[in-house]
Small-subunit ribosomal RNA, 5' domain from an uncultured prokaryote, 507 nucleotides, folded computationally.
Context: one part of a larger RNA
Parts: sequence; structure tokens; C1' cells
RNA sequence: GAUUGAACGCUGGCGGUAUGCUUAACACAUGCAAGUCGAACGGUAACAGCAAGAGCUUGCUCUUGGCUGACGAGUGGCGGACGGGUGAGUAACGCGUAGGAAUUUACCUAUUGGCGGGGGGGAUAGCCCAGAGAAAUUUGGAUUAAUACCGCAUAAGCCCUACGGGGGAAAGCGGGGGACCACUUGUGGCCUCGCACCGAUAGAUGAGCCUGCGUUAGAUUAGCUAGUUGGUGAGGUAAUGGCUCACCAAGGCGACGAUCUAUAGCUGGUCUGAGAGGAUGAUCAGCCACACUGGAACUGAGACACGGUCCAGACUCCUACGGGAGGCAGCAGUGGGGAAUAUUGGACAAUGGGCGCAAGCCUGAUCCAGCCAUGCCGCGUGUGUGAUGAAGGCCCUAGGGUCGUAAAGCACUUUCGCCAGAGAUGAUAAUGACAGUAUCUGGUAAAGAAACCCCGGCUAACUCCGUGCCAGCAGCCGCGGUAAUACGGAGGGGGUUAGCGUUGUUC
Repeated sequence: GAUUGAACGCUGGCGGUAUGCUUAACACAUGCAAGUCGAACGGUAACAGCAAGAGCUUGCUCUUGGCUGACGAGUGGCGGACGGGUGAGUAACGCGUAGGAAUUUACCUAUUGGCGGGGGGGAUAGCCCAGAGAAAUUUGGAUUAAUACCGCAUAAGCCCUACGGGGGAAAGCGGGGGACCACUUGUGGCCUCGCACCGAUAGAUGAGCCUGCGUUAGAUUAGCUAGUUGGUGAGGUAAUGGCUCACCAAGGCGACGAUCUAUAGCUGGUCUGAGAGGAUGAUCAGCCACACUGGAACUGAGACACGGUCCAGACUCCUACGGGAGGCAGCAGUGGGGAAUAUUGGACAAUGGGCGCAAGCCUGAUCCAGCCAUGCCGCGUGUGUGAUGAAGGCCCUAGGGUCGUAAAGCACUUUCGCCAGAGAUGAUAAUGACAGUAUCUGGUAAAGAAACCCCGGCUAACUCCGUGCCAGCAGCCGCGGUAAUACGGAGGGGGUUAGCGUUGUUC
């Protein structure tokens, strides 16, 4: 000199833009953060409509009916593996980079099936009945549906094969309709369209696995290793492999630093520097790991799953003492810790995501607003004129000098602010949280807006008074013991400026 997720002191007008728990991966009250589909299903708790009935107060109340719009709870499907947070662990194929072969991939795209979807069955939630319990919850009985579940048939691809053969699938729903058929007379068959369903192939995307090289410090850590290293066979996995197991062999790593210990998420990048390098890894983006602590699997295309399950532990809460409930390192917010870090805000309008044929619903992702000079950038706090060089302050050799065109006065302007009116883009066929915002026009009056540090040398800027090795200053050298440009005050001056200075960090 540059730098900063900064803090502290003094000060503080406006706007744009970006950032904002670096500490306790400490504990959390409260609300919200993942639902959706009635065009899969049986149904009807609530709301609305309609129909029927009853009562009367004659326009209301009650009852009944899933008939309609819809829909609580339930079965079922898809999504809760994305998005969001944090950096505890990890020195590792974790990351970066360059390659590889023994794999899988829901939704999506394309192609395909002697032009797949033929024919059956038994259950079970819910509802109802009867119980247990303070609650969480739960037991028994009866009954019922499906795109839930299970067989049979069929099998071009597919899988296994000793090449003879063997194995294996499916589901319907909705819209429209001339003739014909069936009856229960408005439904079904039938035709057609759409969305779903089954098998297969290819693609796309995502994921798993393997390898070369690179990736902090310590030798006051020198030896480490028994599934350890390799083979054969088997099991297991989507898949290779000691991944696991049986048997066999005795190997494997290490001074080019094994093992151990300490520290640490890695990278694109960021800061600095002429560069080489050094430091760093907040925000944004990619990857990884974690979700109260430890362990485990289930479901599923995908998890060993932040707002799922089970077990154990610590902690907190409820309890009728028998037993139960919980997990903010999601967004706000609270306590605590700390030098220190914000609102228990608005909206799904846009972008994107989930579900749905759609309408739409959900979305603390996101877009916005609020707070903070925390950073960066821009603007303003007036402009011109004005000498009797006013008053006043300070200095003085007492003549004067200086603050100083500075002020007053005169003339002018209105950026910003304030008040009023108009008013976009973002989204258009329609839909705007922001927001009557940005912006434009008019009005208003110089009116509302300057501080901080320094002045011995380094280092730009000097005098007076007070003090008297005291009080104090100080980054280094050093000042102060009676004439202190170094302490304190004043006048003057220098620097930066809505900031200035100090402290800390890095180069």
C1' cells in the first nucleotide's frame, strides 16, 4: 500500500447494489417448511344444491335420500431419495484431472408385440356391532370395493440351458356415438378418441464400480499387517472384487516415509503480488459427508432415508404411575455462548419443483419487502457576486497580521428531501406480492443535511497558554525535571469525507 462475512470509539442526509452466527454439529417455546389425485376404489363425516316428507310462525326449522357439486377419514397410485440446511467426521479414489468395464436407471423420447391387454379367484381397510385404555393406541366379530393381491392361458423380443428343453406379464378409467344386440329403459355390449397398463429393444438423463497422476504437518512416530496378500471353489450384489465363506499357498506395505499422531471437508475460485509464489475456501457454482448420539434394516427405480420405521443411550415433556410423546445443522423466532451477525413479514405475480386429463392444490425453493454505513458505487449538504478587508476569536515587534470572499448583504438555482398529480416494464387472451414502486410533471424554501483523525522525525501540516520526570503521550526513535511545534486547551493548518480513526486477519 492493498485486503476483510469484521468488531470497537466518535459521527451520520439520500439512493442503487451485494452481504449479514466466522463462537456452542449448544438446548429449543410457537407457527409454517410435502403433498396431491374422486378421470383407480368402496363410500358420505362436513358444506352447498336438488327432490320428498313433517312442523308451523307461510318462509323458516327439522327429517330422509349419495341424486348432483364436492369431500373428512380410509384402501390404492405417484411424490416424500428433489428442493432447503450444516461442515461434525473424513488425509480418503473424499476431491481434482485423465481414462476404463463387469452394471443399473421411475418419470421422458423413439421403435416394437403371429396388431400384447383373454379368462378366473380369495381376501382386507373403511362402515357396522361388542369391548380394553387417562392417553398414545388397541382387541374380537360380521360385511364390502378396486388400477390393491393371487392363480390359469398366451410369449415375438427376454431369462436359464447339458441345446433336448424349461421359466416368466398385464388393469382399467374417462369423453363422444349412427345402425345392430341385451335387458332391469338408461346402462352395457359394439364403434371411436384420450389417458393409463404388460413384455422387449434403443436413446436420453441420473447413479453405482475400477485405475494412473495430484492433494497439510510431525521421524522427539520405523517398522506395519491375519481376511492380512494371492489362488481354487462357492455364496452374495444391479455389477467387478476377500465383498463374505471353505480349503490351499505365505504372502502384502515401508526411508520415493508404511504405520501412528495432530490438523483439515475438496474444487471452480477469492485476496495479495510485476510475476513466481504466499494466504484462503463466507456469499455464487460442482462434488462429498452428516441430520439429538450409536446401530440396523424395511419399502422403493433410487435411501440404509433431515421434517419415515425399529433397537439402545443421553436429554426434555405428558401421565390416572400402568404407560406414552419429541428431535430447527429447513424459514422466522427464543435462551445460551460471544467483540459480533437481521423480521415469529408478503406472495405464489414471475422462474422452477411435486401431484393431477385439466381446472387447480401445495411449495419459508424462489421472488419480494423489513433491519444494519457491513462493503462497493453514485449524489447532496448550495451557486455567483460581495472589502469598510465589518463584528468577534487568535497572534503581535502594538505599526499590524490572520481566520477571510469566509460571513452579512445582493442576485440565482432546486439535485436529493418533503407535498400533490400522472404512471410503466416485469405478462399478457387473462392473472402483479413487489406497489401507486421505477419514472415523469407541478409546487415548496437556501430552505432539512459534516464529521473524524492528525500537525517532533518517519509523514502532508505551527504558534500561544496551562502543566513542570507530575499529569500524561507513544507504531518505532522517543517527549515531559519552568520558555514543551511531542502532554492538556485554544487559534491556525494538513488529510480523508458520510464517513474517519483504532484493533484484529492475509499478502
The RNAcentral record of the full RNA draws on ENA.